[in-house]
């Protein structure tokens, strides 16, 4: 200097004029309206609505099933399918990134084409041997899976012994697997040693098995006030209703026919107030910890709208691009707006800044 990886930040500044929402104070004793002053007023994702919760309601929310979710180990957290660290596997020269990461030797199932054969398979070419023909070939029987071929993948690898030819058939070493032991580590796991010829691929983001977890509905939840009317039909021999589905249990209502209740049809009123922002909150600092994070101390209050506010105009400066020796001129400004709140994840993002690490080149 170039390329790459990871993390973090900004994403305009300033002046003037006019115009908005909320809170507080004053004019005004009170309400409304109006005027004045002070304070404050969209995000890193407010988006997606994918997870988890706070909060609210459902007269039992208890047990079981079905169903669904998660899936290595340890830690953090209110919790999570999140985050941090580690292990293993994969990608990359590397920094680093990804992982749907319990079990296939419990069962069932799937895998196009090619190939003889793709799960407990297999003989196309070949090799050996026997017989019949016959001259360098053909047919048939038996043995074989080492060689070749097909394929992404062919039931361990190398070298030998043995054999008619071969084969873990046997042997040495290596690899995998099973069992056992020692060491390191909290653990996942790793290393080493011993015995054993045991040698059986892929897919569970296939059904399935195992472990853990899971009431339901949601701010249009819910509470209060005002106003107003018109009811009707249906529902049960084993009763009805409540809790997403089913069963048990349980609570309430009712019982010889109907209330409560549920379902459907129809009519009427209202569009008000509240919930609604002090929080698992934010900033700074010290300590502990590899880190996520936790604790102490100090400081701060930072939208709460309800057809829905934070805008418009002008000037100067800054940044970026192009042209130009320069002066300067022209152009540009991303993704995008709260609506109960919070912790995450995912997606979008013009341009700019900083730091660390990896690879390559050059110079000293």
């Nucleotide at each position: 200097c170039g390329g790459g990886u990871u993390g973090a930040c900004c994403g305009g500044g300033u002046g003037a004029u006019c115009g908005c929402g909320c809170u507080u104070c004053g004019g005004c004793a009170g309400c409304g309206a109006c005027c004045g002053a002070a304070g404050u007023g969209a995000g890193g994702a407010a988006a997606g609505u994918c997870c988890g919760c706070g909060c609210u309601c459902c007269a039992c929310a208890g047990g079981g099933g079905a169903c669904g979710a998660u899936g290595c180990c340890g830690g953090c957290u209110a919790a999570c399918g999140g985050c941090c660290g580690g292990g293993c596997g994969g990608g990359g020269u590397a920094a680093c990134c990804c992982g749907a990461c319990g079990g296939c030797a419990a069962g069932u199932g799937c895998a196009a084409c090619a190939g003889a054969a793709a799960g407990c398979a297999g003989a196309c070419c070949g090799c050996c041997u026997c017989g019949c023909g016959c001259u360098g070939c053909g047919c048939g029987g038996g043995g074989u899976a080492a060689g070749g071929g097909u394929g992404a993948a062919a039931c361990g690898g190398u070298g030998g012994u043995g054999u008619a030819a071969g084969g873990g058939a046997c042997c040495a070493c290596c690899g995998g697997c099973a069992c056992g032991a020692a060491c390191a580590g909290u653990a996942a796991u790793g290393u080493u040693c011993g015995u054993g010829g045991c040698c059986g691929g892929g897919c569970a983001a296939a059904c399935c098995c195992c472990a853990u977890c899971g009431g339901g509905a949601g701010c249009a939840a819910g509470g209060c006030c005002a106003a107003g009317c018109a009811g009707g039909u249906g529902c049960a021999u084993u009763g009805g209703a409540g809790c997403g589905c089913c069963c048990c249990g349980u609570u309430c209502c009712g019982c010889a026919a109907a209330a409560a209740g549920c379902a459907c049809c129809g009519g009427g009123u209202g569009a008000g107030c509240u919930g609604c922002u002090c929080g698992a909150c934010c900033c700074g600092u010290a300590g502990a910890g590899u880190a996520a994070u936790c604790u102490g101390c100090g400081g701060g209050c930072u939208a709460g709208a309800u057809a829905g506010a934070u805008g418009a105009u002008c000037g100067c400066c800054a940044c970026c691009u192009c042209a130009g020796c320069a002066a300067u001129g022209a152009g540009g400004g991303a993704c995008a707006g709260a609506a109960c709140g919070c912790g995450g994840c995912u997606u979008a993002u013009a341009g700019g800044u900083c730091a660390a690490c990896c690879c390559g080149g050059a110079u000293u």
Bacterial RNase P class A from a Chloroflexota bacterium, 364 nucleotides, folded computationally. The prediction has a mean pLDDT of 78. Its Rfam family is "Bacterial RNase P class A". It is annotated as a ribozyme. The sequence was found by an Rfam model in a public genome assembly.